[in-house]
RNA sequence: UGGGUUCGGGCGACGUCACACCUCGAACCUGGUCAGGGCCGGGAGGCAGCAGCCAUAAGGGGCCUCUGGCGGGUGCCCGUUCCCA
Numbered sequence: 001u002g003g004g005u006u007c008g009g010g011c012g013a014c015g016u017c018a019c020a021c022c023u024c025g026a027a028c029c030u031g032g033u034c035a036g037g038g039c040c041g042g043g044a045g046g047c048a049g050c051a052g053c054c055a056u057a058a059g060g061g062g063c064c065u066c067u068g069g070c071g072g073g074u075g076c077c078c079g080u081u082c083c084c085a
Stems, first nucleotide, its partner, number of pairs: 001085004007079006014071005021062004030055004038047003
């Protein structure tokens, strides 16, 4: 000096999970708006509120583009251990 090897570190790739994001998502037991109908009222008007619609919780699904965690017969680089020339 070169090759191989052990361990550690850095960066990256890959895989996976979570978050984020997208989507679905409650007969009543969530919220909003509440046709019809109901109730109160002499009336004006008021009250509760089913269906529908909207939103959302738990949860399900999708997606890894970003972020984070984890993994190893992973690539490169640096240091290190031992061996060989």
RNAcentral holds the sequence, with entries from ENA. Bacterial small signal recognition particle RNA from Paratractidigestivibacter faecalis, 85 nucleotides, folded computationally. A source record names the gene ffs. It matches the Rfam family "Bacterial small signal recognition particle RNA". Rfam describes the family as follows. The signal recognition particle (SRP) is a universally conserved ribonucleoprotein involved in the co-translational targeting of proteins to membranes. Taxonomically the source falls in Paratractidigestivibacter (Bacteria, Bacillati, Coriobacteriia, Atopobiaceae). RNAcentral records the identical sequence in 4 taxa. Its mean pLDDT, the model's own confidence on a scale to 100, is 78.